RNA sequence: UAGAGUUUGAUUAUGGCUCAGGAUGAACGCUGGCGGCGUGCCUAAUACAUGCAAGUCGAACGGACAGUAGCAAUACUGUUAGUGGCGAACGGGUGAGUAACGCGUUGGUGACCUGCCCCAAAGAGAGGGAUAACAGAUCGAAAGGUCUGCUAAUACCGCAUGUGCAACCGGGAGAUUAGAAGCCGGGUUGGAAAUGGAGGACGUUCGAAAGAACGCAUCCGCUUUGGGAGGGGCCUGCGUCCCAUCAGCUAGUUGGUAAGGUAAAAGCUUACCAAGGCGAUGACGGGUAGGGGACCAGAGAGGGUGACCCCCACAAUGGAACUGAAACACGGUCCAUACACCUACGGGUGGCAGCAGUAGGGAAUAUUGCUUAAUGGGCGAAAGCCUGAAGCAGCAACGCCGCGUGUGCGAUGAAGGCCUUCGGGUUGUAAAGCACUUUUUGUUGGGAAGAGGAAGGACGGUACCAGCAGAAUAAGCCUCGGCUAACUACGUGCCAGCAGCCGCGGUAAAACGUAGGAGGCGAGCGUUAUCCGGAUUUACUGGGUGUAAAGCGUGUGCAGGCGGUUUGUUAAGAUGGGUGUGAAAGCUCCUGGCUCAACUGGGAGAGGUCGCCCAUGACUGGCAGACUAGAGAGCAGUAGGGGAAGGUGGAAUUCCGGGUGUAGUGGUGAAAUGCGUAGAUAUCCGGAGGAACACCAGUGGCGAAGGCGGCCUUCUAGGCUGUAUCUGACGCUCAGACACGAAAGCUAGGGUAGCAAACGGGAUUAGAGACCCCGGUAGUCCUAGCCGUAAACGAUGUGAACUUGGCGCUGGGCGGGUAAAACCGAUCAGUGCCGAAGCAAACGCGGUAAGUUCACCACCUGGGGACUACGGCCGCAAGGUUAAAACUCAAAGGAAUUGACGGGGGCCCGCACAAGCAGCGGAGCGUGUGGUUUAAUUCGAUGCUACACGAAGAACCUUACCAGGGCUUGACAUGUAUGUGGUAGCGAAGCGAAAGCGGAGCGACCCUUCGGGGAGCAUGCACAGGUGCUGCAUGGCUGUCGUCAGCUCGUGUCGUGAGAUGUUCGGUUAAGUCCGCUAACGAGCGCAACCCUCGCCGUGUGUUAUACGUGUCACGCGGGACUGCCAGUCUUAAGCUGGAGGAAGGUGGGGAUGACGUCAAGUCAGCAUGGCCUUUAUGUCCUGGGCUACACACACGCUACAAUGGCCAGUACAAUGGGUAGCGAAGCCGCGAGGCGAAGCCAAUCCUCCAAAGCUGGUCUCAGUUCAGAUUGCAGGCUGCAACCCGCCUGCAUGAAGAUGGAGUUGCUAGUAACCGCAGGUCAGCUAUACUGCGGUGAAUACGUUCCCGGGCCUUGUACACACCGCCCGUCACGUCAUGGGAGCUGGUAACACCUGAAGCCGGUAUCCGAACCGCAAGGAAGGAGCCGUCGAGGGUGGGGCUGGUGACUGGGACGAAGUCGUAACAAGGUAGGUGUACCGGAAGGUGCGCCUGGAUCACCUCCUUU
Repeated sequence: UAGAGUUUGAUUAUGGCUCAGGAUGAACGCUGGCGGCGUGCCUAAUACAUGCAAGUCGAACGGACAGUAGCAAUACUGUUAGUGGCGAACGGGUGAGUAACGCGUUGGUGACCUGCCCCAAAGAGAGGGAUAACAGAUCGAAAGGUCUGCUAAUACCGCAUGUGCAACCGGGAGAUUAGAAGCCGGGUUGGAAAUGGAGGACGUUCGAAAGAACGCAUCCGCUUUGGGAGGGGCCUGCGUCCCAUCAGCUAGUUGGUAAGGUAAAAGCUUACCAAGGCGAUGACGGGUAGGGGACCAGAGAGGGUGACCCCCACAAUGGAACUGAAACACGGUCCAUACACCUACGGGUGGCAGCAGUAGGGAAUAUUGCUUAAUGGGCGAAAGCCUGAAGCAGCAACGCCGCGUGUGCGAUGAAGGCCUUCGGGUUGUAAAGCACUUUUUGUUGGGAAGAGGAAGGACGGUACCAGCAGAAUAAGCCUCGGCUAACUACGUGCCAGCAGCCGCGGUAAAACGUAGGAGGCGAGCGUUAUCCGGAUUUACUGGGUGUAAAGCGUGUGCAGGCGGUUUGUUAAGAUGGGUGUGAAAGCUCCUGGCUCAACUGGGAGAGGUCGCCCAUGACUGGCAGACUAGAGAGCAGUAGGGGAAGGUGGAAUUCCGGGUGUAGUGGUGAAAUGCGUAGAUAUCCGGAGGAACACCAGUGGCGAAGGCGGCCUUCUAGGCUGUAUCUGACGCUCAGACACGAAAGCUAGGGUAGCAAACGGGAUUAGAGACCCCGGUAGUCCUAGCCGUAAACGAUGUGAACUUGGCGCUGGGCGGGUAAAACCGAUCAGUGCCGAAGCAAACGCGGUAAGUUCACCACCUGGGGACUACGGCCGCAAGGUUAAAACUCAAAGGAAUUGACGGGGGCCCGCACAAGCAGCGGAGCGUGUGGUUUAAUUCGAUGCUACACGAAGAACCUUACCAGGGCUUGACAUGUAUGUGGUAGCGAAGCGAAAGCGGAGCGACCCUUCGGGGAGCAUGCACAGGUGCUGCAUGGCUGUCGUCAGCUCGUGUCGUGAGAUGUUCGGUUAAGUCCGCUAACGAGCGCAACCCUCGCCGUGUGUUAUACGUGUCACGCGGGACUGCCAGUCUUAAGCUGGAGGAAGGUGGGGAUGACGUCAAGUCAGCAUGGCCUUUAUGUCCUGGGCUACACACACGCUACAAUGGCCAGUACAAUGGGUAGCGAAGCCGCGAGGCGAAGCCAAUCCUCCAAAGCUGGUCUCAGUUCAGAUUGCAGGCUGCAACCCGCCUGCAUGAAGAUGGAGUUGCUAGUAACCGCAGGUCAGCUAUACUGCGGUGAAUACGUUCCCGGGCCUUGUACACACCGCCCGUCACGUCAUGGGAGCUGGUAACACCUGAAGCCGGUAUCCGAACCGCAAGGAAGGAGCCGUCGAGGGUGGGGCUGGUGACUGGGACGAAGUCGUAACAAGGUAGGUGUACCGGAAGGUGCGCCUGGAUCACCUCCUUU
């Protein structure tokens, strides 16, 4: 020290992504009242107009000018161009360069310097020659010069002096040091100065005086030396970014000698000599970067940053020196380059990374302000001058801090807005209103401190104070799906849009937009960018590597790391104490000042891997010594497919020769290719050759791993056991290195029997580049050499120690035991299994650890891109090794759980198959559907689970559709307002297809207080209406799995958890039915039973029937059946089998009854209902049409194809139902449909009602028929307002297809199928052959569960969970994006070679010049210029290195909605998969060789556990 979201159906762990916090020199959007304190070009170290930023001193000097006084000379005052001095090396800016002694820290300087300042000592004598200014002349456009002449100094130069000082020589002492230049005292030599300036009382001299000169005090200066302070130079230990795809670098390089050089050490420089120096503890190279104090964030450790202060570096770019105490100099010089400006074209000038400001760049950063009042700096004796340092002001919410935008009361909870379930809620005490206050604001007045003794204040009439006025002048921004505080309405409709992550939006969006409301913060609020945090997600604190990413294939082993017991010593590490330093600011604490705070003053503390001193002696290290438990050696045994070489053996395959023998053989799921009458296969004999070694053989042995298997010989390595003889820590691990390293592959030479990539052929298939088959070459084998990889796996690095046990196997020795064995006990080494503790996400591991520890090595850090590219190294090649990035995703992955699924397994069931019977599929017709057609053919139902379904009745109606004609408060409901008394209602003529229009005439009702009211009607407003849409907004109902046996819960237990257990298991059942066992014990919904019905018996009642006894029957009630009894069997169970009795026997038959759930299954058109839409129409009325169409396809049926039949005649036997707008008898008429007729019946009474198949007899005789009946014609009947579209029936006539039906497919297990008829509902009638029921006749078959379909339980695999109709791979095509290669093209950068070479320092030379010194002079010396040389910036040429951009074409990659081809993977994924390698193929991929289990299933063997 806080976490959260996101992988899944759910879980757990791994793991990434994302969020909440804080910060900023910020920017952008919206908004904006005030004040204080801070901050403000992060980009172009880009270019700069203009002004300013460094001057000062007249008390160093000579002039000049002006003023005053004076007639003037002259004097004084002021100013200042020049000489001279000091300053200009500070202050200010910037961060380009720099990875460095640059910075930080610690030391050193015995290797150094230091102007101005302070202290001390000594001194300052006497001279000389110039020069600027100035004047004159002159060149030039200018900048700027040139010549001649004059002059001063604190400018310059000799000489003298020498306390000190310096150099050299010699000597001495005692330390210290790596080393003396230090100290004491001698000698020789060398070397200073400005006695200048100011100045006043006094003194001296001169002068009439004014005054001048000199001296003296004081002050400022000058010279030499010593010391100090402060400042600096140099050296040094340690610390100081990334890349090893930068591994070797280096010639002044490393050292020495000598010389030069510097203030000073030094290869700093040069010559010579030597050959060194640096580097995996990262040299060299590349990239990036100013460093620190500190700042931000963090619990800390670590991380990130470098604006204020310190240091460094730089000043347009590059180079160079000069001056000076100090520079290689921001506002100095010279040169080169680029740029810009001026120009008379000859030549010149410039450097804002100072303050302002401009342009440009950019997302972005201010005024060409005031003052030297304060602080500080320069100069000056001072006054003072200068100071864009600084102090202030201006601009900017850029940051931090503070204040305000009002306070109190105020409910009928106003109006308005929004929502609403229409009741209300909310905005909301909020407003209004009343009372009050005045911070702020405005205005008026006063008015500072900041200034040490007087005056002097940019800020500033500012801060502050007082008076007055008035709630007045002052609120926004973001958000509201979860994370994350805050919710509704409307609009939109995968559109527009949102989005930090997950994700929202496809008509009911709390996620978009708007509104209302709410939440958060507030003069700000959001967004973006960046950093830290969260992230223990690089893990030092503080992670991991069996399966999630991760143990090198294995060994040997140098460096490195670590190291047994013991003694002494040391004191490097370590620990304690002291001390020095760690600037200031900052931070923490205490305490002051601004009203508080921010800000700021004072004090203390903290802060280092730092230095020094002292102490300690345990531990680590060093040194010295000892020991034997580690390690090794010796000796004695011992097992073994350990390795290499040579030899040798038999079996088998193939081939060759010969014999026998004849037509096939071979191969497969089935075949074919192939072989064979030229004699195969088969069989026998003989021979050849190559490869491999059956049985033994075993979770047995050996080896480091790869790997190793007939037998024998030789050589050779290692292990184990025993002993305790020797050595004495000799050890462990190991980056780099070296060696070994399956298979495939490569090179060369052999060899080749079998097998067999490629290849050829045959099959399979939609195809088959495969699986299967026939052939077959590399290869497989040997020798020599390469390759160096594998699922090289125990997916588990090596070594050591410790930690309950049990059971095996192998190899030793010991004890017991035996005749010998077996066997038993303990033990060492190895090899297995199960398990304790413990560990682990779980699976699992468990003395062979994945437990507990130690040492060392290797490796990992989301998925993809990518076992890739580029580069390096290796290889003959194939390729290996090392190994990124752009881009892209929010996951990828592990273990386990529940399901689902499997061309996985086991068990079980079902008319599921099988066994049967009858069908369908062919024909005609009926009906439904699709399709087509149509003005419309209304709508729905669409695999099983739509299709004789909604529809238990479409001519009109129905009716929803179409055409046409009408109506508009409406065909129907309610409310309200107004009106109406000849009102409501009826309604003639006329128009019309009807609806409707029209309106002569007739003409009411209830109550009444007699006013009127109700009802009705009319008009208006609300509204009605909708079979319009959404069954994916819904209720209800229904179908299906399925009448399948399942589905769950409580408590307990197990598991981190999802979950499991129960519900599994052994039996049994129709059944989760029951029994037994059992960490489960119970319970619920289902099953069963209870209910109805049929079958037997009893009984009550009795309409009807009646032969009057009664009986069938009808309606009730009750009994009966329960594995109850017997036998067998089973676990003493449940149960099963058989039997008895019984009408019925193991659920007696049938029905009703449908668990949790599944299918967004069906239905908005049965009904109900949210939302949307419509309102003179999508409502409603009417007429007519349509739903009845017709090339065709399917579904459900009917009738047939005939003789088990058709026809004719005769004849027998039912049940369920229905009936008053009905059923309708008898009788009569009609061939018949039917008509007339009317009895009876509201029904056990009457009617429907003759049942039919059947039986008896006859006929037909196998034909498209005496089968079949479609179609059509004519004539009739019935219903109905009406049978044209479009009804049914009857008679006569007509007489189609069809002769038992392909692939396929349906129903049914007994009173069932099949056949036969009857009834009913709907209904005026009917297209019913449909549906629902009823009875009559009445079978066959079931061995059985292999297979098809469906289902249940257990188990297994899974990459599925929208759940296999799942998931998913690769090519191809299209689009977008980033990237590799690429003939090249074009930049940048650092070096190299050569050429050239500015300025300049240094060196040389002696052409010219040449005041001071020497010399009488001539001349000389010093010096300068010139010339030459070394070095040298830059430029040029050249070949390379590194690194960018671009490039026709090309390679792969990522992503993209529904594209194409296949189906590789996940289940045994349909050929198990994977893997290294090789070959092949549109593609996934296939095949060969070797390896792995991270393979299902079955069988066997062995071992283990339990009993």

This is a predicted structure of a 1507-nucleotide RNA (small-subunit ribosomal RNA) from an uncultured Chloroflexota bacterium.
The sequence is in RNAcentral, with records from Greengenes.